Small-subunit ribosomal RNA, 3' major domain from Geotoga subterranea, 485 nucleotides, folded computationally. The coordinates come from a structure-prediction model, not an experiment, and the mean pLDDT is 85. It matches the Rfam family "Bacterial small subunit ribosomal RNA". Its family is annotated with structural constituent of ribosome and ribosome in the Gene Ontology.
Context: one part of a larger RNA
Parts: sequence; C1' cells; structure tokens
RNA sequence: UGACGGGGGUCCGCACAAGCGGUGGAGCAUGUGGUUUAAUUCGAAGCAAACCGAAGAACCUUACCAGGGCUUGACAUGGAGAUAAGGCAUAAGAAAUUAUGUCAACCUGUACGUAAGUAUAGGAGUCUCACACAGGUGGUGCACGGCCGUCGUCAGCUCGUGCCGUGAGGUGUUGGGUUAAGUCCCACAACGAGCGCAACCCCUAUUGUUAGUUGCCAUCAUUAAGUUGGGCUACUCUAGCGAGACAGCCGUCGACGAGACGGAGGAAGGAGGGGAUGACGUCAGGUAAGCGUGCCCCUUAUGCUCUGGGCGACACACGUGCUACAAUGGUGAGGGCAAAAGGCAGCGAAGCCGCGAGGUAGAGCGAAUCCAAUAAACCUCAUCGUAAUUCGGAUUGCAGGCUGAAACCCGCCUGCAUGAAACCGGAAUCGCUAGUAAUCGCAGGUCAGCCAAACUGCGGUGAAUACGUUCCCGGGCCUUGUACA
Repeated sequence: UGACGGGGGUCCGCACAAGCGGUGGAGCAUGUGGUUUAAUUCGAAGCAAACCGAAGAACCUUACCAGGGCUUGACAUGGAGAUAAGGCAUAAGAAAUUAUGUCAACCUGUACGUAAGUAUAGGAGUCUCACACAGGUGGUGCACGGCCGUCGUCAGCUCGUGCCGUGAGGUGUUGGGUUAAGUCCCACAACGAGCGCAACCCCUAUUGUUAGUUGCCAUCAUUAAGUUGGGCUACUCUAGCGAGACAGCCGUCGACGAGACGGAGGAAGGAGGGGAUGACGUCAGGUAAGCGUGCCCCUUAUGCUCUGGGCGACACACGUGCUACAAUGGUGAGGGCAAAAGGCAGCGAAGCCGCGAGGUAGAGCGAAUCCAAUAAACCUCAUCGUAAUUCGGAUUGCAGGCUGAAACCCGCCUGCAUGAAACCGGAAUCGCUAGUAAUCGCAGGUCAGCCAAACUGCGGUGAAUACGUUCCCGGGCCUUGUACA
C1' cells in the first nucleotide's frame, strides 16, 4: 500500500422487510450428470455450466460408431506429357465407385486454302506420372490474437507539476454538506488534467408545421361496405423538420452556496419512461469446434468418400420450462376490440370438396393497396353443482392428412376411441416497485418439414405492498486490528 475480520462508523441495491405470483410434489417437454452402448461426437461446471454453443440432429448437417472404398487426394499453387469437358446405355454394388460399349469432338490467334478443312501457337477444363505439398472439428484458451461473460451502469481508476517522507509511498481523491453519480458547493499544500459519471444518439409521452396515396372521412352525394364521386381550408395516421422541461416561476429550509421540500402552470416535474453505451482492472474466467494463429502430433491416415447406425439409449439424480389439480372455472351459442413483424423457388383470397388435418382452384400482391388474418383473455345467454367430475389431459389403439428420394429406429398435424398421475405441493428456494407483477393471445427468425412447451419481439386486461434498515446477501467511502501478500 492492499486484502481480510462472526471490528467500528456511514451510505446504497427487490439485499431483507411489506406484498403478489411461482419453483421444490404430479404428467409431459427440454438441457445436464450418471449408467448403458459398437458409438451414444465435442465443448460449457457455484453465482457468471445445465431450452448454454444449437435462430431447427430422419439423409445431409455430423465432428461419433460399424462396414465398403481412395492415397498428390474433396480443396490450392507449381513441373512434364496427353487430351475437349462430358452425355447415354448395359453389368456389378448398399452406395461411393468400377468395367464395357456407344455418342460427341471446346475457345482465341497465325499460315495455307474460294470453301470444307489442314498445320501450328496459346488458353480454360479434364486425365496420367513423379515430387514439392495439400488436408486434420487431432493436442495445448496455462504460448496467443480477436470476441465474450462477470464483479457492475458499481462510482470509481489514474496522471503532470508542486509539497511531505531516507524509502515503499502519501497528498491531490481526505474533511463539512449534497447528489443517481469523484454530481456539485464549501474548506484544505495543493493546483490542474485524463479515462469513467452526465450530456450529445435512438424509441416513447404533448403539440406546431410541411406532405395527402395505398392512409383518413368532418361537410355534399352514393353504397351491403370509405364502396364510389369528391374532399384532406379538417380528423386519424404516416415521416421529415421544429417547439416543449430548465429546479425556469412562487414559497419554505439551507451557509446569501450546492441543493432539498411544497405549490402553480403544464401532455409531461425534479434524470418523465425505456434503450444503446460497460473506466483502470479481477476471475491464468470462456472460446484452439466460428475465425485467425505459435508450438507439438497424424501423413495408404488422426486425411478424403459412401451406406447404415448413433447424437433420440434409461434403474436413477439435478436444472429450466409447459399443462394442470378446477366454479374468479369447464363446455355450447351469440357479440366485440390490437400492435408489431413477414411474403416471389414467396404469401396465397373467393368459390367448391372433406367432420377435420387438408385438397382443389388460382384472383390479388415485390405489398400503408393483396395475403397469412377469425387475435385471445373480455361481454351476453344457457348448461354443469363439488364429483377424480362435462376438472385434468398423459398414455395407448384404429383410421387418415402433409413435407420430403425416404418418416422403422426418429417428424408434425387431424378424426374416433382410450382417459393415467395430480385435490395446491417437506426442508428449502426464485422473480417482481407500475403500465411493473400476474394473466391473455399474436408475429418473427432458423426452416422442405419439425419434435418451439425454446428464443426474440408485439400489443390486450391490469394489481398489491414498501413501517423501516436490527438481521441475511452483494457493493461504495472513512477508520481500526492483523502472525496474510
């Protein structure tokens, strides 16, 4: 000087408390451990591994296993020689591939030739030969780059000069106030400065203006319908440019300060809400399997290719979720209201067929125009009456549909039948302070299809509670002790 203390002081944070909903019990989905296996590829390991890499494992992917093949190689550059590349058929084979037959003879320049063409040089591709080499998802993240997680959006981390100290180092950065903040004010052997904080950026809440189609409809007609004419001097909306919030105004407190509390006005008030943004560093944190890369290792194999299997196994254990256990509910009928995002090898309407998944059809749309597209919770009426039930839907049987060469291992969906556990969950434990929690649906990426109940977004409905900081956890600052560095 740090680090640590079941030392002290002080201050924060859904840290506790107050409250709401969960997890831990059930079934299922998914990841992990373990076990099993020819293989169940590899990595990730408290917080910060475990719906994580993976925003899509039937083949492919694929790295694993068994078997069949290749050896200058699936891919790159270089030498020599040859030659279009290649297509089709047959045979063998699981395929990769191999053998035979047959068809077909590239482009450019030059010379000769009327032309067909011939000769020659070069080029691309292919083949053969030998060698340099290729290749490796083989090892090392404790040799590295890059990128990322974490403490933590915590308020800190430093420097120049000066001053103090033999020195390590200190001071500044401490103190008194204040703040979300090393934010600002005051004091001070310090005076300044840098990286962080804040602001500048984006979305959102109010409004003006510009613009008016594909959007809108107040006025005039018209219609089943903003449907059509018309209008946008309006409204909604769209998206450019502006305005607006600054403790600016008033009062109180404060040191006449920084600032705090209350009020007015205002769409918004004390950082309005949200995002992007992550200092010096810590964890020899993670990644050699995204990529790059030193060194080591393999070289008829640790490289390459194909078929099939495996990554999907199952006595168990753990994590994350979904669905429930019902009446604030289930079922039937009727009624009503979104936002955002997507669409040409695409989205696919009406109509018709089918109980349905779906089929047919192919209008319209490169989309404020058309489509996916009926949002659901909600409201009204009816029914069920506390029952393992008209709750719950696992499991299984049968019959079908779709994608795709191909759904046995191992896809999704539909109909009929079946109708398991579970009656609110031990110890323990998680999230959340407002348009939040809870609850309800919708969309997208990946994608032929999909094991998505995941992830990323979008809107609808919409709470309760916070006395307080003694305690648990993490952190900031000052101080103290130390046999630790």
About this RNA
The organism belongs to Geotoga, within Bacteria.